About this RNA:
This is a predicted structure of a 1472-nucleotide RNA (small-subunit ribosomal RNA) from a metagenome. Rfam family: Bacterial small subunit ribosomal RNA. The coordinates come from a structure-prediction model, not an experiment, and the mean pLDDT is 84.
[in-house]
RNA sequence: AGAGUUUGAUCCUGGCUCAGGAUGAACGCUAGCGGCAGGCCUAAUACAUGCAAGUCGAGCGGAGGGUAGCAAUACUUUUAGCGGCGGACGGGUGAGUAACGCGUACACAACAUGCCCUUGGUUGGGGGAUAGCCGGUGGAAACGCCGAGCAAUACCGCAUAAGACCCCGCGCCCGCAUGGGCGAGAGGUUAAAGUUACGGCGACCAGGGAUUGGUGUGCGUUCGAUUAGCUAGUUGGCGGGGUAACGGCCCACCAAGGCGACGAUCGAUAGGGGGUGUGAGAGCAUGGCCCCCCACACGGGUACUGAGACACGGACCCGACUCCUACGGGAGGCAGCAGUAAGGAAUAUUGGACAAUGGGCGGAAGCCUGAUCCAGCCAUGCCGCGUGAAGGACGAAGGCGCUACGCGUCGUAAACUUCUUUUGAGUGGGGACAAAAGGUGGGACGUGUCCCAUUUUGAGGGUACCACUAGAAUAAGCACCGGCUAACUCUGUGCCAGCAGCCGCGGUAAUACAGAGGGUGCGAGCGUUAUCCGGAAUUACUGGGUUUAAAGGGUGCGUAGGCUGUGGGAUAAGUCUGUCGUGAAAUGCAGCGGCUCAACCGUAUGAACUGCGAUGGAAACUGUUUUACUUGAAUUGUGGUGAGGCUGGCGGAAUGUGGCAUGUAGCGGUGAAAUGCAUAGAUAUGCCAUAGAACACCGAUUGCGAAGGCAGCUGGCCAACCAUUGAUUGACGCUGAGGCACGAAAGUGUGGGGAGCAAACAGGAUUAGAUACCCUGGUAGUCCACACCCUAAACGAUGUUUACUCGUUGUUUGGCCUUCGGGCUGAGCGACCAAGCGAAAGCGUUAAGUAAACCACCUGGGGAGUACGCCGGCAACGGUGAAACUCAAAGGAAUUGACGGGGGUCCGCACAAGCGGUGGAGCAUGUGGUUUAAUUCGAUACGCGAGGAACCUUACCUGGGCUAGAAUGUGAGUGAAUGCGUAUGAAAGUAUGCAGUCCGCAAGGACACGAAACAAGGUGCUGCAUGGCUGUCGUCAGCUCGUGUCGUGAGAUGUUGGGUUAAGUCCCGCAACGAGCGCAACCCCUAUUUCCAAUUGCCAGCAAGUAAUGUUGGGGACUUUGGAGAGACUGCCGCCGUAAGGUGCGAGGAAGGUGGGGACGACGUCAAGUCAUCAUGGCCUUUAUGCCCAGGGCUACACACGUGCUACAAUGGCGGGUACAGAGGGCAGCGACCGUGCGAGCGGAAGCGAAUCUCAGAAAGCCCGUCCCAGUUCGGAUUGGAGUCUGCAACCCGACUCCAUGAAGGUGGAAUCGCUAGUAAUCGCGCAUCAGCCAUGGCGCGGUGAAUACGUUCCCGGACCUUGUACACACCGCCCGUCAAGCCAUGGGAGCUGGGGGGGCCUGAAAACGGUGACUUAACGGGGAGCUGGUCAGGGCAACACUAGUGACUGGGGCUAAGUCGUAACAAGGUA
Repeated sequence: AGAGUUUGAUCCUGGCUCAGGAUGAACGCUAGCGGCAGGCCUAAUACAUGCAAGUCGAGCGGAGGGUAGCAAUACUUUUAGCGGCGGACGGGUGAGUAACGCGUACACAACAUGCCCUUGGUUGGGGGAUAGCCGGUGGAAACGCCGAGCAAUACCGCAUAAGACCCCGCGCCCGCAUGGGCGAGAGGUUAAAGUUACGGCGACCAGGGAUUGGUGUGCGUUCGAUUAGCUAGUUGGCGGGGUAACGGCCCACCAAGGCGACGAUCGAUAGGGGGUGUGAGAGCAUGGCCCCCCACACGGGUACUGAGACACGGACCCGACUCCUACGGGAGGCAGCAGUAAGGAAUAUUGGACAAUGGGCGGAAGCCUGAUCCAGCCAUGCCGCGUGAAGGACGAAGGCGCUACGCGUCGUAAACUUCUUUUGAGUGGGGACAAAAGGUGGGACGUGUCCCAUUUUGAGGGUACCACUAGAAUAAGCACCGGCUAACUCUGUGCCAGCAGCCGCGGUAAUACAGAGGGUGCGAGCGUUAUCCGGAAUUACUGGGUUUAAAGGGUGCGUAGGCUGUGGGAUAAGUCUGUCGUGAAAUGCAGCGGCUCAACCGUAUGAACUGCGAUGGAAACUGUUUUACUUGAAUUGUGGUGAGGCUGGCGGAAUGUGGCAUGUAGCGGUGAAAUGCAUAGAUAUGCCAUAGAACACCGAUUGCGAAGGCAGCUGGCCAACCAUUGAUUGACGCUGAGGCACGAAAGUGUGGGGAGCAAACAGGAUUAGAUACCCUGGUAGUCCACACCCUAAACGAUGUUUACUCGUUGUUUGGCCUUCGGGCUGAGCGACCAAGCGAAAGCGUUAAGUAAACCACCUGGGGAGUACGCCGGCAACGGUGAAACUCAAAGGAAUUGACGGGGGUCCGCACAAGCGGUGGAGCAUGUGGUUUAAUUCGAUACGCGAGGAACCUUACCUGGGCUAGAAUGUGAGUGAAUGCGUAUGAAAGUAUGCAGUCCGCAAGGACACGAAACAAGGUGCUGCAUGGCUGUCGUCAGCUCGUGUCGUGAGAUGUUGGGUUAAGUCCCGCAACGAGCGCAACCCCUAUUUCCAAUUGCCAGCAAGUAAUGUUGGGGACUUUGGAGAGACUGCCGCCGUAAGGUGCGAGGAAGGUGGGGACGACGUCAAGUCAUCAUGGCCUUUAUGCCCAGGGCUACACACGUGCUACAAUGGCGGGUACAGAGGGCAGCGACCGUGCGAGCGGAAGCGAAUCUCAGAAAGCCCGUCCCAGUUCGGAUUGGAGUCUGCAACCCGACUCCAUGAAGGUGGAAUCGCUAGUAAUCGCGCAUCAGCCAUGGCGCGGUGAAUACGUUCCCGGACCUUGUACACACCGCCCGUCAAGCCAUGGGAGCUGGGGGGGCCUGAAAACGGUGACUUAACGGGGAGCUGGUCAGGGCAACACUAGUGACUGGGGCUAAGUCGUAACAAGGUA
């Protein structure tokens, strides 16, 4: 110090989350020791038991015990009582309290103060009671009652009385007011207690001090305005009462005040501070332990005593609760220390000691002290230590992993050797806290202090600490390992189980689940949960924002408030500075020091405590006051501008309506129609009349107004703004919470008005529907007057004011100058830009720049501008304005794509123009579906994998078999190999027999069989784990890179633009310059030709020969074959063009603008296809999912679709005759030829491994004949019969032949396909596979050989540029609302239940106060029962508002893989 998370990517805004620190913690796992600290945060709930406040015999009387004594008595001790002091401290708790409670600083001239210190004075003399005790008596008890009698430092008179108090005046001095102080005087009032070792200890009066307390005041001290008004002793006065003291504290009377937006009142919450946690700080959060203050003591009230209380372990009363009881009555208060129950996630021992410190009492010894000091329990925290150290490689075993002969890792880790002994165990030693206090003895002097000697006192504590002994001995876990965030592999699991702080993991290869191995972090702890601060500049004082992300009020006027021009004087409140006081201690920081260190602790060391108060000084700034000024502001004069406002008058066009007229069948309306109007005369046309509303042209990117808004012409009234030069005032200014006014449209009320338009409504269309869009009608309304409403995308989405900061240009309206060109200077309205700003888009003197002043507003999305409450309104509704819950985003700007029923440009058999088909029929074939024991599988570009399913193939089914297996290798062993059987069986196989006896001397070898074993096998799964190969977009013209430049960035530029091309082809331009993959070319075939070559091809000439034939000799001319070349490049010409290029029935040429065809397929897309060609990871299977065999199936058949074949006929069919190819194939082959059969074929058989022989007859064509429009001499399906061939075998299930049979079909609905030239159409031929063939398929070959293209509007696909976008899985996208289902929180709700509260009424204890006062004393200025009055805690009654919970039913809201209906939004989203 930052990081993760919105996107395909980017920048920004913005929330959520994490890493850090902390805790009085809790929970989980684990646990060796010590030191220091801490330990009911919940029920201020209830408490058993014990203890926590007593002490004094030197105040008093009595009683009992002990010792001495015979006893009297003496001494001593104990205890109840009277009396004194203390129980107001110490200890606990935080309920209440938002307050002078606390903090801080002052004040008391308005006060008190026991014990203590100090000063002065006094202590004379009397009196009567009473407890205890004794006697009697009541009661269960608690506790009393009566009688007798006796004390005091208990109580009461009397005396004395000062400088005390009261009162009366006098003098002096002082103060901020009331007033205070000092001095002298007159009058009045109030005291006492003894005891003694005679030193003293006490007692009383008065002054002073100290301490402690009381009271008042300034300032500070949580949240809510959805709490805005509160107040009757209330505010003040006079008089009195009361108090230690002031005061409305209380009372009578008088006045009507007091508080509040600087937040009264009310509600909620809370003890406050020193401090503590965190933070760089400012802050934020907090107040446990320790210290200070306050409050409380079962809930509430009350006083008494006292120096002090309204009193934790005192009293009285009321209440609730608990306990005892003999039922009549009584007792109690752990928020003291322990402890118990309960509550709770959770918090300890019914311990020891007064040794120390402190407190009470006492003269003291001493007693008391759950204060305190210690110990116990708890890893609750902080700190320290240890669980060993060194050496040691076969890198052991074992685990785990891997590319698995082996290697890596755990790992120097272990074993083993040597060493050490903290800690733990054992043994022994050890005495800080004790320089204290006391006792005894002695001494000194100033008689209560000091000195000396001696002696006594330790809970902790058998402690700490130290030494010795043996021995590695007694001691490691927890969390994590996808990113953030340090740490990776295997196995299991398979959107399951589970994880998760956020993002997110898991659907068969999970570093994210679980286990393991390994690793990382911390370590006697580690994690989790909760909470606080931080990060968060995410409430922004330090330190944020508001055009579009959340956010400028709709606009103005103006109150309070905030801010405010220039010069001078005064002042000193703010401000700055010096000094003083205070800011307790502890804490924190620095220094030093003590425990072996540290934590911890000490320090009469320092600084700090940022504050408050007092005082001296300064005078710039702010403030106050005074004086002056003119530049801000305003007024006036002059000139000007405008759809500025209000109100009257007037005008024409258009529209509707009415009348008259002309006129006839339609009009109107739409995409097309219909509703509607019209023969009762419409529409149209002409004239007249009338009504209401709005003002064409001018008109503009113009003007005016604060905004809303304002438009025909004109009069009146009102207002504004601008310019200008004088004059006037002299800061009069700016902003503006509340407030007031204005405020489009729609809407409301009352009364008018109503032409056109037009919500609602009706009808007609459209549509699946159409409560819409379109059409025909049509009412509110729109208009006027008056009164409301008060909202808006009221927008420049930009508050008002002032100043400053380059320019260019247009325009409106003024002024000045002018050489009439123009220049200068104001006020507006626009455009483009500099600097600067901004996330960017953009803004840019009209700022969103630079500054200042004031106001308003924002703080993630949804819930929600909703609910409740309040205010306004006639209503509609408006203003103000939440929460629960839920999400990990929501959002802004820009980028690249994709998409659009956006635009532009262009291309393609894309359309159009043509030719022929498909869709109808029959058949073939493929697919879907169905069926089946199986109809194997895949593809879904469907005559595709398959270029050959009868068996085989074959992967499927049924059945029969085999299990190291069907193949191959190694292999002990056996046997030659091999051949021939038999039984059984469907076969495979099983069982078994016979013959045979290899080479080599041997060892051994060849071959065959072959146990065990090692390597099997799988067309089983995953093409979504893969390689390879392939399809498609698409032979479309695109796809990228380097450097540079631009941009914060994603990216852009280049590749866009202007032309051109088949082409990102080329040219020109250009912040780009180049380059790569594609295009083209290079390659092959084909079209022309030259040269070379010449067998099997060819044959012109020569020769030979035949019935005939290149048959033969020969030849290379020709054809052909196959090698090498040439040729075409817009090269030439005309025209157009800058160029590229285009164009020409131009030339030349066989071929002309890529000549035709092929091979060739960029970056990529489709998780496209293939695990069944092959290869391959993983998974699965192993007497089976492997292998062998027989049979069946892949050929099924109501149907549906695709691709084809054959047809429907005369451009034809049939019969006969006849002509011309190319490219291929051939030895288990092609097979001439001959014979034979109607034929398929068969029987012979030459030639040929092929330019030689052969398949091999090409067919359409041409010639002749026939048929005559018919379901035919068309068509050939189907079926019957007879055959041929292949093959082990044609039943399921082959092809072919012959005879017979002769179905549908007469040119095919919607729709749809191919083709632009040697193409379509048509005709046949060949080949691969193959025994044969279901081939009408596929791949090739040649023969014959067209038509048409105006053109690019439309359909489809594509390319480029541009535009919009809420899409990016990219339009097969995204996404909205109702309904249905589940869950959750919430509003309303007849009500029901609880809580606190104020006021009213009734009642009213104790208590103090007031009245009266029986009675009474030793006491008469005394006491006092009883009765009584007002006040009051509490109780009750009736209503009230508030608040919380709950409630049938009801409202919306949120969330939830695959529900329903539609399609609203995003593209012109199909009606912006």